This is a predicted structure of a 464-nucleotide part of an RNA (small-subunit ribosomal RNA, 3' major domain) from Nicotiana tabacum. Taxonomically the source falls in Nicotiana (Eukaryota, Gunneridae, Nicotianoideae, Nicotianeae). The full RNA is in RNAcentral, with records from SILVA.
[in-house]
Context: one part of a larger RNA
RNA sequence: UCGCAAGUGGUGGAGAAUGUGGUUUAAUUCGAUGCAAAGCGAAGAACCUUACUAGGGCUUGACAUGCCGCUAAUCCUCUUGAAAGAGAGGGGUGACUUCGGGAACACGGACACAGGUGGUGCAUGGCUGUCGUCAGCUCGUGCCGUAAGGUAUUGGGUUAAGUCCCGCAAUGAGUGUAACCCUCGUAUUUAGUUUCCAUCAUUGAGUUUGGAACCCUAAACAGACUGCAUGUGAUAAGCCGGAGAAAGGUGAGGAUAAUGUCAAGUCAUCAUGCCCCUUAUGCCCUGGGUGACACACGUGCUACAAUGGCCGGGAUAAAGGGUCACGAUCCCGCGAGGGUGAGCUAACCCCAAAAACCCGUCCUCAGUUCGGAUUGCAGGCUGCAACUCGCCUGCAUGAAGCCGGAAUCGCUAGUAAUCACCAGUCAGCCAUACGGCGGUGAAUUUGUUCCCAGGCCUUGUACA
Numbered sequence: 001u002c003g004c005a006a007g008u009g010g011u012g013g014a015g016a017a018u019g020u021g022g023u024u025u026a027a028u029u030c031g032a033u034g035c036a037a038a039g040c041g042a043a044g045a046a047c048c049u050u051a052c053u054a055g056g057g058c059u060u061g062a063c064a065u066g067c068c069g070c071u072a073a074u075c076c077u078c079u080u081g082a083a084a085g086a087g088a089g090g091g092g093u094g095a096c097u098u099c100g101g102g103a104a105c106a107c108g109g110a111c112a113c114a115g116g117u118g119g120u121g122c123a124u125g126g127c128u129g130u131c132g133u134c135a136g137c138u139c140g141u142g143c144c145g146u147a148a149g150g151u152a153u154u155g156g157g158u159u160a161a162g163u164c165c166c167g168c169a170a171u172g173a174g175u176g177u178a179a180c181c182c183u184c185g186u187a188u189u190u191a192g193u194u195u196c197c198a199u200c201a202u203u204g205a206g207u208u209u210g211g212a213a214c215c216c217u218a219a220a221c222a223g224a225c226u227g228c229a230u231g232u233g234a235u236a237a238g239c240c241g242g243a244g245a246a247a248g249g250u251g252a253g254g255a256u257a258a259u260g261u262c263a264a265g266u267c268a269u270c271a272u273g274c275c276c277c278u279u280a281u282g283c284c285c286u287g288g289g290u291g292a293c294a295c296a297c298g299u300g301c302u303a304c305a306a307u308g309g310c311c312g313g314g315a316u317a318a319a320g321g322g323u324c325a326c327g328a329u330c331c332c333g334c335g336a337g338g339g340u341g342a343g344c345u346a347a348c349c350c351c352a353a354a355a356a357c358c359c360g361u362c363c364u365c366a367g368u369u370c371g372g373a374u375u376g377c378a379g380g381c382u383g384c385a386a387c388u389c390g391c392c393u394g395c396a397u398g399a400a401g402c403c404g405g406a407a408u409c410g411c412u413a414g415u416a417a418u419c420a421c422c423a424g425u426c427a428g429c430c431a432u433a434c435g436g437c438g439g440u441g442a443a444u445u446u447g448u449u450c451c452c453a454g455g456c457c458u459u460g461u462a463c464a
Stems, first nucleotide, its partner, number of pairs: 003448002007411005014302002017299005022293002030041002052288007061113001065112002067109003075090006096101001115277002118275003124271002126266003129262001131260001136175006142151003155166003181254004186222001188220005195212004200206001225248001228242001231239002291430001304404001308363002311360004320351003326343001330339003370401001375396007417440003421436002
């Protein structure tokens, strides 16, 4: 020191999601393996991605530079083929020009070479994890010691802190700590549209007029420093409670990570030494695989219900994103969705409905009006293409599960718990992930005996 204790909610049992091991396989590409691998690289595997595999092809090559030849290039059609590719035909000539040519592009040829997600992270750079936001790690000069080294850095107090004070053969300094940076919390000034207020009109829509006090937005500035007083302490550093204050003793959160440790991780981000392949370990394509399934482990999700479930009505956010986009309104459909297409390059329009919550009805303790897995049928959407292998909807089906053994994890306040919302990636999506955002909102901390980890001093040591 959320390390224990005191509390609180979980995991371990169930189902399914996802990652890993193992097994299987033509292939199930590769890496990561106690903490510090396992919803990890991957901010999104149907093709592509893709590195794997089967088959079909290419050999100066998909890509770069140099040389020679030919020709503008782009374009269209046909045959064959799974495609890549191979073959044939057509059309068409531009820009610059000193009219000799020449640039670019395509094709052909020979050689230098290209290429390699091949090996070595125990040859490396760079980046990263970890101890750890722990308080340490060092240097100059001096002194001590034959030397390695010691001293300072130990001692008495104190602090979150090698933080500060006092003492001292030490005296100074650097780095880390702190502060400087960002966000939130208070006030003032400046600014006033797309925001806000009043008026007007009430509509699908702020469309009129006036204003900037408030809210808000976003720039500057102020503010907190143990500053004030009592007590305590060694007259110190500080500590305890107090006043005033929006905020009080580091105000809360973030960014920021010393010397080093683990030959930690990464040659598959990138770069790179050496080694290896060169009609193949390179390159193109089609299909398959990375999605297999007796089993084992990890991480999350949904539940086992009445503090609940279904239905009807009502209220209240923040932060984001949007032009090959977000898509209102109206119509059709039980619905997913379809048609229409207003507005908006956004404080204007749209995504957008917040949900837990409140009011009312039913259910009355049951494997149920709990739970929703699984499966059948019928549809919708994206996309050349949803069989392997997408998501969503409707109807039907209605599994396990009645709070989980040994064990084990998180959390000290707007925190835990719980409830929705948004973004990135993205055609679509296997997102229950990840990163943010707000709503509601607890309990407990007597303390440091013990368990874990770390710091300092001392002691021990058969380790160096």